[in-house]
Molecule: Bacterial RNase P class A
Organism: Actinomycetes bacterium
RNA sequence: GUACUGCAGGCCGGGUGACCGCGGGCGUGCCGCUUCGGCGGUGCGCUCGAGGAAAGUCCGGACACCGUAGGGCAGGACGCUGGGGAAACCCCAGACGGCGAAAGCCGCUGGAAAGUGGCACAGAAAGGAGACCGCCGGCGCGCGAGCGUCGGUAAGGGUGAAACGGUGGGGUAAGAGCCCACCAGCGUCAUGGCGACAUGGCGGCUAGCCAAACCCCGUCCGGUGCAAGGCGAAGCAGGUUCCGUUGACGCGGCCCGCCGAGGAACCGGGUACGCCGCUCGAGCCGCCGGGUAACCGUCGGCCCAGAGAGAUGGUCACCCAAGACAGAAUCCGGCUUACAGGCCUGCUACCGCG
Numbered sequence: 001g002u003a004c005u006g007c008a009g010g011c012c013g014g015g016u017g018a019c020c021g022c023g024g025g026c027g028u029g030c031c032g033c034u035u036c037g038g039c040g041g042u043g044c045g046c047u048c049g050a051g052g053a054a055a056g057u058c059c060g061g062a063c064a065c066c067g068u069a070g071g072g073c074a075g076g077a078c079g080c081u082g083g084g085g086a087a088a089c090c091c092c093a094g095a096c097g098g099c100g101a102a103a104g105c106c107g108c109u110g111g112a113a114a115g116u117g118g119c120a121c122a123g124a125a126a127g128g129a130g131a132c133c134g135c136c137g138g139c140g141c142g143c144g145a146g147c148g149u150c151g152g153u154a155a156g157g158g159u160g161a162a163a164c165g166g167u168g169g170g171g172u173a174a175g176a177g178c179c180c181a182c183c184a185g186c187g188u189c190a191u192g193g194c195g196a197c198a199u200g201g202c203g204g205c206u207a208g209c210c211a212a213a214c215c216c217c218g219u220c221c222g223g224u225g226c227a228a229g230g231c232g233a234a235g236c237a238g239g240u241u242c243c244g245u246u247g248a249c250g251c252g253g254c255c256c257g258c259c260g261a262g263g264a265a266c267c268g269g270g271u272a273c274g275c276c277g278c279u280c281g282a283g284c285c286g287c288c289g290g291g292u293a294a295c296c297g298u299c300g301g302c303c304c305a306g307a308g309a310g311a312u313g314g315u316c317a318c319c320c321a322a323g324a325c326a327g328a329a330u331c332c333g334g335c336u337u338a339c340a341g342g343c344c345u346g347c348u349a350c351c352g353c354g
Base pairs, nucleotide, nucleotide: 001350002349003348006347007346008345009344010343011342012341014319015318016317017316018315019314020313022049023048024047025046026045027044028043029042030041031040032039033038051325055336056335058334059333060332061331062330063225064224065223066222070256071255072254073253075221076220077219078218079217080094081093082092083091084090095109096107097106098105099104110216111215115214116213117210118209119208132157133156134153135152136151137150138149139148140147141146165183166182167181168180169179170178184206186203187202188201189200190199191198192197229276230275231274232273238267239266240265241264242263243262250258283302284301285300286299288297289296290295
């Protein structure tokens, strides 16, 4: 320097100044109300004010309510090992397998001999299967080629995506793990490792694929959700029927248990206002320490939107790369999707120079 910037990680995604205009907080002047706590309006000063995804609503929680968040069934999630974390289908490291020349990336990662099911067509036969063409032997017939029958066989050929281990040799009437060598698988022992697993020895000779098919095993799981929930103000009007102390209702379904008086349907009337929840958080930044890392800890510093039909707009000047995806609604951790352009760090390969 190149690799349609190869691989991995991080950051920005407009800035500065001036003027006018929005929403919150603090302070303050004026006006109104007041139960004398304070509230509302308005002006001024200071200060703060959308994202890396705010998106999708996919997963997990915090928080709130349901007296029992009791037991069980159904249902659901996960599935190699170790660690992180509040948890998560998350993150880190590792093992195994696959891809890549490599840096790296991906993962359908427990069990198929507990059971059930599927593998079309072809083929003799598709999992405790199998003899179509064949090979060998006995008997009988035939001049001969050969034919019939009985027995043995699964090495060769064929079919197929896949045929009950593979290759080579011995052995046999012909063959076969029947025996042997090497390899794969399975079991067992030893060594190393927390472990997944790896290496080696021995063994008998072999038990296809799919569980992201039902299932089995192991671990875990109450529900509903900020339109949760709480306080205050204002206002009205109840009626009929049915069920219920022989036990109704009791925040997804069913059963048991518990509780103990209302509940349901229909017709009709009133209300939709104000405040809280509402932003101090599993928060952010920095040094140091621990750890391979994710992350954890001590110390120090900072406060960083809370709208309520829903706040960021307009003008001018300069710089510039500036054009992308795109706007909070209780909050946080992840995952996924979208993204013009630019910057930084490390690594791999090739070329060139020193």